[in-house]
RNA sequence: GCUCCUGUAGCUUAAAGGAUAAAGCACUGGCCUCCGGAGCCAGUGAUGCAGGUUCGAUUCCUGCCAGGAGCG
Numbered sequence: 001g002c003u004c005c006u007g008u009a010g011c012u013u014a015a016a017g018g019a020u021a022a023a024g025c026a027c028u029g030g031c032c033u034c035c036g037g038a039g040c041c042a043g044u045g046a047u048g049c050a051g052g053u054u055c056g057a058u059u060c061c062u063g064c065c066a067g068g069a070g071c072g
Base pairs, nucleotide, nucleotide: 001071002070003069004068005067006066007065010025011024012023013022018055027043028042029041030040031039048064049063050062051061052060
């Protein structure tokens, strides 16, 4: 330098054009407990960035950024 893949919550993953972006772990608060842990209830928190297509984009297209793999 070229090609391909990936980018969603603190972490691991869903959502494959349409409803309020879902869940587990973690975190916060409460209940329980002598205290802690476990358990139960509730809650906070996310689409890499900029454009385009569309009535509507996490999803499709383009560019850039970051990470990974391969080729030279």
A computed fold for a 72-nucleotide RNA from a bacterium, annotated as transfer RNA.
Its Rfam family is "tRNA". Its family is annotated with triplet codon-amino acid adaptor activity in the Gene Ontology. By type it is a transfer RNA.
The prediction has a mean pLDDT of 80.
The RNAcentral record of the sequence draws on ENA.